The part of an RNA shown here (small-subunit ribosomal RNA, 3' major domain) has 420 nucleotides and comes from Candidatus Flexifilum breve. The prediction has a mean pLDDT of 82. It matches the Rfam family "Bacterial small subunit ribosomal RNA". Rfam links the family to the GO terms structural constituent of ribosome and ribosome.
[in-house]
Context: one part of a larger RNA
RNA sequence: UGACGGGGGCCCGCACAAGCAGCGGAGCGUGUGGUUUAAUUCGAGGCUACACGAAGAACCUUACCUGGGUUUGACAUACCAACAGGUGCUGCAUGGCUGUCGUCAGCUCGUGCCGUGAGGUGUUCGGUUAAGUCCGCAAACGAGCGCAACCCUCGGCGUUAGUUACAAGUGUCUAACGCAACUGCCCGUGAGAAACGGGAGGAAGGUGGGGAUGACGUCAAGUCAGCAUGGCCUUUAUAUCCAGGGCUACACACACGCUACAAUGGGCGGUACAACGGGUCGCGAAGCCGCGAGGUGGAGCCAAUCCAUAAAGCCGUUCGUAGUUCGGAUUGCAGGCUGCAACUCGCCUGCAUGAAGCUGGAGUUGCUAGUAACCGCAGGUCAGCUAUACUGCGGUGAAUACGUUCCCGGGCCUUGUACA
Numbered sequence: 001u002g003a004c005g006g007g008g009g010c011c012c013g014c015a016c017a018a019g020c021a022g023c024g025g026a027g028c029g030u031g032u033g034g035u036u037u038a039a040u041u042c043g044a045g046g047c048u049a050c051a052c053g054a055a056g057a058a059c060c061u062u063a064c065c066u067g068g069g070u071u072u073g074a075c076a077u078a079c080c081a082a083c084a085g086g087u088g089c090u091g092c093a094u095g096g097c098u099g100u101c102g103u104c105a106g107c108u109c110g111u112g113c114c115g116u117g118a119g120g121u122g123u124u125c126g127g128u129u130a131a132g133u134c135c136g137c138a139a140a141c142g143a144g145c146g147c148a149a150c151c152c153u154c155g156g157c158g159u160u161a162g163u164u165a166c167a168a169g170u171g172u173c174u175a176a177c178g179c180a181a182c183u184g185c186c187c188g189u190g191a192g193a194a195a196c197g198g199g200a201g202g203a204a205g206g207u208g209g210g211g212a213u214g215a216c217g218u219c220a221a222g223u224c225a226g227c228a229u230g231g232c233c234u235u236u237a238u239a240u241c242c243a244g245g246g247c248u249a250c251a252c253a254c255a256c257g258c259u260a261c262a263a264u265g266g267g268c269g270g271u272a273c274a275a276c277g278g279g280u281c282g283c284g285a286a287g288c289c290g291c292g293a294g295g296u297g298g299a300g301c302c303a304a305u306c307c308a309u310a311a312a313g314c315c316g317u318u319c320g321u322a323g324u325u326c327g328g329a330u331u332g333c334a335g336g337c338u339g340c341a342a343c344u345c346g347c348c349u350g351c352a353u354g355a356a357g358c359u360g361g362a363g364u365u366g367c368u369a370g371u372a373a374c375c376g377c378a379g380g381u382c383a384g385c386u387a388u389a390c391u392g393c394g395g396u397g398a399a400u401a402c403g404u405u406c407c408c409g410g411g412c413c414u415u416g417u418a419c420a
Stems, first nucleotide, its partner, number of pairs: 001420002003417003007414007015404002019367005026259008034250002042053002064245007072082001073083001085234002088232003094228002096223003099219001101217001106145006112121003125136003151211004156179007182205001185199005261360001265319007278307002282301002287296003326357001331352007373396007
C1' cells in the first nucleotide's frame, strides 16, 4: 500500500421487511448429471453451467458409430516451385469477442508539496447528490478515463404535406421539421453556498418513463467448435465421399418451463375493442367439398391498398362440489399435411380411452406502476416441426414499502493483523 475480520462509523440496492404471484408435490416439454450403448459427437460447471452455444438434429446439418469407397484428394483458375486438408491437442502460448463484479462510482495522471524509501497528498474533512454530483474548507493547483449531457423512443403543442388512411375537407391518423422543462418562478430550511421541502403554472417537475451507452481492472473466468492464429500431432489417414444408425437410449437425480388440481370456474350460444411485425420459389380472399385437420379455387397484393377472425371482456344459458360436464397424460382406430423419404424419429385432425393431480415438506424465485399478475397476437430460425423456448407487441390491470435491527451484495472513512 492492499486484502481480510463472527472490528467500528456512514450510505446504497426487490438485499431484508411489507405485499402479490410462483417454484419445491402431479403429468408433460426441454436442458444437464448419471447409467446404458457400436455410437449415444463436442463444449458450458457456485453466484457468472444446466429452454446455455442450438434463431429449428427424420436425410442434410453432423463433428459420433458401423460398413463400404477415394488418395494431389470435395472445388474454379493459374502454375510445377511445392503441398492441400484436419470440428485433431493446447483458451495455461494468443488475437478478436463475451460473461461477472456493475451502470457500482469509482480508477488514474502532470506539476508542486511531504517522506531516507515503499509511498502519501490531490481523491481526506463539513454538507449535498442517483453520481469523485455540486458547494465550502484545505499544500495543493489542474487534467484524463468514468458520472451527467449530446443519440434513439414514448408522452404535449404548432407548422408543412397529404395517398393507399379517416372522412367529405382536414379535426382522427400518417411523418418530416420545429417549440416545450431549465430547480426557470414563489415561500420556507440551509452558511447571502451547494442543495433540500412545499407551491404555482404546465401535457409533462426536479434524471419525466424506457433504451442504447459498461472506466482502470478482477476471475491464467469462457470460447483453438463462429472466425483468425503460434506451437505440437496426423498425411492410403486424425483427410475426404456414400449408405444406414446415433445425437431422440432410461432404474434414477437436479435445473428451467407448460398444463392443471376447478364455480373469480368448465361447456354452449350471441356480441365488442388492439399493437408490433411478415409476405413474389411468397401471403393467399370469396365460393364449393369435408364433422375437422385440410382440399379445391384462384380474386387481390412487390402491400397505410390485399392476406387478416385477437383473447381475456360483456350478455344469456347449463353444470352444483363430485376425481366431476374439473383435469388432460396415456393408448387404440381412422384420416390430413410437408418432404426423395415420417420405422427408428415430424406436426395436425376426428372418434374412443380417460392416468396422476383436491394447492404441494425443508427450502427457494421474481416483481415498486401501466410494474406484478392474467390474456391473446406477431416475428426470427424454418420444406415441415417435437416452440410450452426466445425476441417483441398490445389488452385488462393490482397490493405493499413502518423501517434499515437482521440475511446477501456493494461504496466511503477508520481500526487490528503473525496474510501478500